The prediction has a mean pLDDT of 77. This is a predicted structure of a 172-nucleotide RNA (glmS glucosamine-6-phosphate activated ribozyme aptamer). It matches the Rfam family "glmS glucosamine-6-phosphate activated ribozyme aptamer". About the family: This entry contains a glucosamine-6-phosphate activated ribozyme that is found in the mRNA for GlmS. GlmS is an enzyme that uses fructose-6-phosphate and glutamine to generate glucosamine-6-phosphate. The ribozyme catalyses self cleavage of the glmS mRNA that is thought to regulate GlmS activity.
[in-house]
C1' cells in the first nucleotide's frame, strides 16, 4: 500500500445514475449557416462524434414490538429549465396480535381513543432552509461559507364542547 470479510456510526427530501439537461477539451473528410479574402484560403456559431466533468429534492415533520397489505408516504418554500425521468431505500396509510397510556377519586372486566409529551373536534396562537445578497474556489456548468428575512402541516400552547357500559373495595 492493496483486495476481501465482519462490526461499529452517520443519513430517511435520505442514496445512488445507464436516459434527459447543462459545462470544458478535442475533431474540419459528420453536417448546415454566417464573416473576410479575386482564389487557394481563414475565422465564427450551431450540429454531429470522442473524453473528461457538473447537476439531478430547499428545508419542516415523522418509528411501541412483529407479521401482512397498499403506493407518485405528510407539510410548505423556491422555481416555471429538470425537486425531469429511473433505481434502491424510507419513520407515509390500513389490518391482525401482543404490549403500554388514557378513559376526570381507586382497582378490575368488557368496549373506545390513542403510543410514550400515549382522547376527539373547533377557534386562535405556533417554529425553516433554500433561492437572492456578500465573501471565497473554478476556464466553465458548478461548489463551499457567512449573517439577515420569508412557510405550512403536525408537535406544542390557550379558549370551548365531547369523551361509554358493568363488577368491586375502602371512606363519609
Nucleotide at each position: 500500500c492493496c483486495u476481501g470479510u465482519a462490526u461499529a456510526a452517520a443519513a430517511a427530501g435520505c442514496g445512488c445514475c445507464a436516459g434527459c439537461g447543462c459545462c470544458u477539451g478535442c475533431u474540419u473528410u459528420u453536417u448546415g449557416g454566417g464573416g473576410c479574402g479575386g482564389g487557394g484560403g481563414u475565422c465564427c456559431c450551431g450540429u454531429g462524434g470522442c473524453a473528461g466533468g457538473c447537476a439531478g429534492a430547499c428545508g419542516a415533520g415523522g418509528a411501541g414490538a412483529g407479521a401482512g397489505g397498499u403506493u407518485u408516504a405528510u407539510c410548505g418554500a423556491a422555481a416555471u429549465g429538470a425537486u425531469c425521468g429511473g433505481c434502491g431505500g424510507a419513520u407515509a396509510c390500513c389490518u391482525c396480535u401482543c404490549c403500554g397510556c388514557a378513559u376526570g377519586g381507586c382497582u378490575c372486566c368488557c368496549g373506545u381513543g390513542c403510543g410514550g409529551g400515549a382522547u376527539a373536534u373547533g377557534c386562535c396562537g405556533g417554529c425553516a432552509a433554500a433561492u437572492a445578497u456578500g465573501c471565497g474556489g473554478g476556464u466553465g456548468a458548478c461548489c463551499g461559507c457567512a449573517a439577515a428575512a420569508c412557510a405550512a402541516a403536525a408537535a406544542c400552547g390557550g379558549c370551548a364542547u365531547a369523551a361509554g357500559g358493568g363488577a368491586g373495595a375502602a371512606a363519609u